Annotation:
A computed fold for a 265-nucleotide part of an RNA from Candidatus Planktophila sp., annotated as large-subunit ribosomal RNA, domain VI.
Context: one part of a larger RNA
RNA sequence: CGCAGGAAACUUGAGAAGGCCUAACCCUAGUACGAGAGGACCGGGUUGGACGAACCUCUGGUGUGUCGGUUGUUUUGCCAAAAGCACCGCCGAUUAGCUACGUUCGGAAGGGAUAACCGCUGAAAGCAUCUAAGCAGGAAGCUCGCUUCAAGAUUAGGUUUCCCACUGGUUUACCAGGUAAGGCCCCCAGCUAGACGACUGGGUUGAUAGGCCGGAAGUGGACAAGGCGCAAGCCUUGGAGCUGACCGGUACUAAUAGGCCGAGG
Numbered sequence: 001c002g003c004a005g006g007a008a009a010c011u012u013g014a015g016a017a018g019g020c021c022u023a024a025c026c027c028u029a030g031u032a033c034g035a036g037a038g039g040a041c042c043g044g045g046u047u048g049g050a051c052g053a054a055c056c057u058c059u060g061g062u063g064u065g066u067c068g069g070u071u072g073u074u075u076u077g078c079c080a081a082a083a084g085c086a087c088c089g090c091c092g093a094u095u096a097g098c099u100a101c102g103u104u105c106g107g108a109a110g111g112g113a114u115a116a117c118c119g120c121u122g123a124a125a126g127c128a129u130c131u132a133a134g135c136a137g138g139a140a141g142c143u144c145g146c147u148u149c150a151a152g153a154u155u156a157g158g159u160u161u162c163c164c165a166c167u168g169g170u171u172u173a174c175c176a177g178g179u180a181a182g183g184c185c186c187c188c189a190g191c192u193a194g195a196c197g198a199c200u201g202g203g204u205u206g207a208u209a210g211g212c213c214g215g216a217a218g219u220g221g222a223c224a225a226g227g228c229g230c231a232a233g234c235c236u237u238g239g240a241g242c243u244g245a246c247c248g249g250u251a252c253u254a255a256u257a258g259g260c261c262g263a264g265g
Base pairs, nucleotide, nucleotide: 001152005163006162007161008160009159010158011157015149016148017147018146021049022048023047024046025045026044027043033038051106052105053104054103055102059100060099061098062097066093067092068091069090070089071086072085073084074083075082076081110144111143112142117137119135120134164265166177167176168175169174182261183260184259185258186203187202188201189200190199208254209253210252211250212249213248214247215246217243218242219241224237225236226235227234228233
């Protein structure tokens, strides 16, 4: 820009893409078959491999503004307590998130038309013949079925709901203007999104983010005081203190103020 008014939401599916894998073992059954050796079809079940998707309950990994321990050194006047630097200084744990080595699930079943092939009836050709008329079977393949995209499918689809028939220019047409429903800009955010756009949520009639409060979870017993010990240190107050992302609550802070577009069929 188009889809012959302007919008919002939900859809149909022409078409396209993905997927389509496979083994071993058990039962049937040591049966059918076979002199024996050996050893099934059909049907049913169990457990896997590779591949793929989703997820983070478990098990692990990571977890550079979490907690603790600790070495050297500098600084805060000193003690104590802290902070900076040294690969996050090193080490032990670890929430969220992201992940696989973890968990769950998938390939199907089923329908239709067929290939090779196997048939029924059956003439031409008194026989025979699956074929000439007619009818039935038959594959991991085809098509539907499963998953995803999808009306620029210009053949531009459908349904529901909302907005109305304004004003001016020369009359239908056409042009312009301010509007309606609605949308956008702008602003705050996103761990449902993301390179940027986009998308999603929110903008005071507000819990969108931060802060604060509470909880979870992590670390593992803070500072200080008292007690014990020659001391290193230990015990008590006290599952203490501290705490990023998690779950709730709370307008304290920031989403102010505003602008633009948008039908007359």